[in-house]
């Protein structure tokens, strides 16, 4: 140096143009003798960055950056 993939919540991913979601976790409350299970309510995001295309971008288009593979 090419190329090929990812980058979304605190973790572990989903979401291929139309209000950004799950599971764990974190806390509150119920149960408990205390705690754990369980069950309820809540907490939760510059969607990695900049520009573009579009009525509308996590999404599609270029440019950067970081990661992992591979080729050289």
């Nucleotide at each position: 140096g090419g190329g090929u993939u990812g980058g979304u919540a605190g973790c572990u991913c989903a979401g291929u143009g139309g209000u950004a979601g799950a599971g764990c976790g974190u806390u509150c409350g119920a149960u408990u003798g205390c705690a754990g299970c369980u069950c309820g309510a809540a907490u939760g995001g510059u969607c990695a960055c900049g520009u573009g295309u579009u009525c509308g971008a996590c999404u599609c288009a270029c440019g950067u950056c970081c990661g992992a593979c591979c080729c050289u």
Predicted 3D model of a 72-nucleotide RNA (transfer RNA) from Tribonema minus.
It matches the Rfam family "tRNA". Rfam describes the family as follows. Transfer RNA (tRNA) molecules are approximately 80 nucleotides in length. By type it is a transfer RNA.
The prediction has a mean pLDDT of 83.
RNAcentral holds the sequence, with entries from ENA and Rfam.
Lineage of the source: Eukaryota > Stramenopiles > Ochrophyta > Tribonemataceae > Tribonema.